[in-house]
């Protein structure tokens, strides 16, 4: 960095360091010196995993790998249908990007 298959409406600290930009990216909208982002620490969850139990569908459990830990993946970008009424806007459904794990090249 590419494929593939899953998953994305729940969960998670008024702790310590640092110190100015941060939510991928459009376009909003919004956190931020009443200190964000980042890192530690703790926390949350169970993709791998363990280890018990099975009525073999699955139920527990969390030692390690990962992951998360402000707002639905923050909304939203492309077709589609509905409704309003006819510029738009709302909603729903399917993409497309993203992000996370296993697995493969």
């Nucleotide at each position: 960095u590419u494929c593939u298959u899953a998953u994305c409406c729940a969960g998670a600290g008024a702790g310590g360091c640092u110190g100015a930009g941060g939510g991928a990216c459009u376009g909003g909208c919004c956190c931020g010196a009443u200190g964000a982002c980042g890192c530690c620490c703790g926390g949350c969850a169970a993709c791998c995993c363990c280890c018990c139990a099975u009525a073999c569908g699955u139920g527990g459990g969390a030692a390690g790998g990962u992951g998360c830990u402000a707002a639905u993946u923050c909304c939203u970008g492309a077709c589609g249908a509905a409704u309003c009424c006819g510029c738009g806007a709302u909603u729903c459904g399917u993409g497309c990007a993203g992000a996370u794990a296993a697995g493969a090249a």